[in-house]
RNA sequence: GCCGGUAUAGCUCAGUGGUAGAGCAACUGUUUUGUAAACAGUAGGUCGGGGGUUCAAAUCCGUCUACCGGCU
Numbered sequence: 001g002c003c004g005g006u007a008u009a010g011c012u013c014a015g016u017g018g019u020a021g022a023g024c025a026a027c028u029g030u031u032u033u034g035u036a037a038a039c040a041g042u043a044g045g046u047c048g049g050g051g052g053u054u055c056a057a058a059u060c061c062g063u064c065u066a067c068c069g070g071c072u
Base pairs, nucleotide, nucleotide: 001071002070003069004068005067006066007065010024011023012022013021018055026042027041028040029039030038048064049063051061052060
């Protein structure tokens, strides 16, 4: 230099155009003498940035950034 992949909750990941979810973690409650475990609930997201298409974009297109891999 060229090609490809990944970027979504604190962490690991789903979600292939129509109100963004799970597990773990956190917090509250029940239970316990207390802790843990168990059960019930709550909170946490401008979906990496700017732009384009569309009535509507995490999703499609393009660009930039970061990381990973391949080729030279």